Notes: c-di-GMP-I riboswitch aptamer from Paenibacillus flagellatus, 90 nucleotides, folded computationally. The coordinates come from a structure-prediction model, not an experiment, and the mean pLDDT is 85. Of the family's consensus pairs, 100% are formed in the model.
């Protein structure tokens, strides 16, 4: 400095649940909770995964109807990259 994470302090985040407000969902967001976490801090790039409003498709004479498909919506606490950071043995 670079990998790596045993003990140990200061600290940080916060799962499921529950209220609430937002959204078409999937989710988010505040508060409460704490399953966990050494980046579960940032980005949201590539996979992956979810959701399917809009819009295609198909069926209706049309309202329409639910069947397909579709990310320009969404997770990141799935994975893998970048970018930044406490401590401190082997």
């Nucleotide at each position: 400095a670079c990998a790596c994470g045993a003990a140990a302090a200061g600290g940080g985040c916060a799962a499921a649940c529950u209220u609430g407000c937002c959204g078409a969902a999937a989710g988010g967001c505040a508060a409460g909770g704490a399953c966990g976490c050494a980046a579960a801090g940032c980005c949201g790039c590539a996979g992956a995964c979810c959701u399917a409003a809009c819009g295609a498709a198909c069926g209706u004479a049309c309202c329409c109807g639910u069947u397909u498909c579709c990310a320009a919506g969404g997770u990141g606490g799935c994975u893998g990259g970048g970018c930044c950071g406490c401590c401190g043995a082997a």